Record summary:
c-di-GMP-I riboswitch aptamer from an uncultured Coriobacteriia bacterium, 81 nucleotides, folded computationally. Of the family's consensus pairs, 95% are formed in the model. It was read from a public genome assembly, where an Rfam model found it. The coordinates come from a structure-prediction model, not an experiment, and the mean pLDDT is 84.
RNA sequence: CCGUGACAAUGGCAAACCCGCCGCGAGACGGGGACGCAAAGCCGUGGAUCUCCCGCAAGGGGAGACUGCCUGGUUGCCGAA
Repeated sequence: CCGUGACAAUGGCAAACCCGCCGCGAGACGGGGACGCAAAGCCGUGGAUCUCCCGCAAGGGGAGACUGCCUGGUUGCCGAA
């Protein structure tokens, strides 16, 4: 340095739920709270799922949401095997 991830160490993040607030909505943000996480840091490539609109309907089309669902890109702490 690369790979890798332990009955190691320093730490970090924060599910569900509750409150406030924003949004047509999925949901986002702030506070509380911890189910868990070696990238549960950042981005959003390709899918999945969800919302709104179009269409008589179906097939579908458009605009969004999430990503702690999978995948992809990128950066990083430590040093046992």